[in-house]
Transfer RNA from Fistulifera solaris, 73 nucleotides, folded computationally. The prediction has a mean pLDDT of 82. The organism belongs to Fistulifera, within Eukaryota. The RNAcentral record of the sequence draws on Rfam.

RNA sequence: GGGGGUUUAGCUCAGUUGGCAGAGCGAUCGCUUUGCAUGCGAUAGGUCAGGUGUUCGAAUCAUCUAUCCUCCA
Numbered sequence: 001g002g003g004g005g006u007u008u009a010g011c012u013c014a015g016u017u018g019g020c021a022g023a024g025c026g027a028u029c030g031c032u033u034u035g036c037a038u039g040c041g042a043u044a045g046g047u048c049a050g051g052u053g054u055u056c057g058a059a060u061c062a063u064c065u066a067u068c069c070u071c072c073a
Stems, first nucleotide, its partner, number of pairs: 001072005007066001010025004019056001027043005049065005
C1' cells in the first nucleotide's frame, strides 16, 4: 500500500424485509428479611464511531474518514 471484517446503554451483545432503539449483567429506588443474600417490581442510562448522500422515512443502503482484528504484498 491492497482485500475482508468490527464499531449500538457502564460491560457482553441482539436488532435477519428501511418504519416506536432493545435484552442479559451492572447502577439507583421500593417490596420481601431482625439484618444480609436470594427473589419480585419500578426508574435512570443512547450523537447506533464521525461526515456526506439516497429515500416520505436510515442503526440498517451508497460513499469518505477514523478505530480495532485479520489476510496478502